[in-house]
The RNA shown here (FMN riboswitch aptamer (RFN element)) has 125 nucleotides and comes from an uncultured bacterium. Its Rfam family is "FMN riboswitch aptamer (RFN element)". Gene Ontology term of the family: FMN binding. Rfam's curators write: The RFN element is a highly conserved domain that is found frequently in the 5'-untranslated regions of prokaryotic mRNAs that encode for flavin mononucleotide (FMN) biosynthesis and transport proteins. It was read from a public genome assembly, where an Rfam model found it.

RNA sequence: GACGAUCUUCGGGGCAGGGUGAAAUUCCCGAUCGGUGGUACAGCCCACGAGCGCGCUGAGAAACGCGCAUGACCCGGUGAAACACCGGGGCCGACGGUUAGAGUCCGGAUGUAAAGGAGAUCGCU
Numbered sequence: 001g002a003c004g005a006u007c008u009u010c011g012g013g014g015c016a017g018g019g020u021g022a023a024a025u026u027c028c029c030g031a032u033c034g035g036u037g038g039u040a041c042a043g044c045c046c047a048c049g050a051g052c053g054c055g056c057u058g059a060g061a062a063a064c065g066c067g068c069a070u071g072a073c074c075c076g077g078u079g080a081a082a083c084a085c086c087g088g089g090g091c092c093g094a095c096g097g098u099u100a101g102a103g104u105c106c107g108g109a110u111g112u113a114a115a116g117g118a119g120a121u122c123g124c125u
Base pairs, nucleotide, nucleotide: 001124003123004122005121006120007119008118009117010116017029018028019027031104032103033093034092035048036047037046038045043091044090051068052067053066054065055064073089074088075087076086077085095107096106097105
């Protein structure tokens, strides 16, 4: 110091106040939140993770493979460069549950020890 191996550790936030109602943090007004890598600083540009099913292995799982699902942005300004910054106006949000429909409540989940981040040791140069 690019790299390889092993290990340790970290790794998701959020309905105040009010209305209707027998019942709603689920509807309505309003409030509020934004994982990871890339790139001019990004929830809505590109990509990844989180979900479900099947196969394989197996005591069962994990890993691995395949398939399905996988949301949402414009205008103006600055600049060499921005759908990212500044100004303005918008939009989006898995599955199961629930006295009544959920991004925000409860649950799988003290989960995947995920995407990945940081560090240590050894090797290599």